RNA sequence: CGACUCCGCGCGGGAGAGUCCCGGCGCAGCCAGCGCCGGGCGCCGAAGGGGCAACGCUCCCGGAACCUCUCAGGCCACCGGACCGCGCGGACGAG
Numbered sequence: 001c002g003a004c005u006c007c008g009c010g011c012g013g014g015a016g017a018g019u020c021c022c023g024g025c026g027c028a029g030c031c032a033g034c035g036c037c038g039g040g041c042g043c044c045g046a047a048g049g050g051g052c053a054a055c056g057c058u059c060c061c062g063g064a065a066c067c068u069c070u071c072a073g074g075c076c077a078c079c080g081g082a083c084c085g086c087g088c089g090g091a092c093g094a095g
Stems, first nucleotide, its partner, number of pairs: 001095001005091009018041001020040008042075003048071001049069003055062002
């Protein structure tokens, strides 16, 4: 000087599933429509969380996921979003 890997920050990309039904309140003040709250049923999984294989240990237990469960979260848009890319800073440090 400095690859790989890891952490943080910024930018970009980022799926799925009802803008369903009932009631109340509000806006509007016939209807209708929109928003909020409560209830109901259905559905999604890529925040988070739970579960497990091989393997290790060999009592227990440890042990991954985009697999699974759906507690949480989500099902117009916004927000969020695992993960991916780029940039910057830091840690480690092959060479």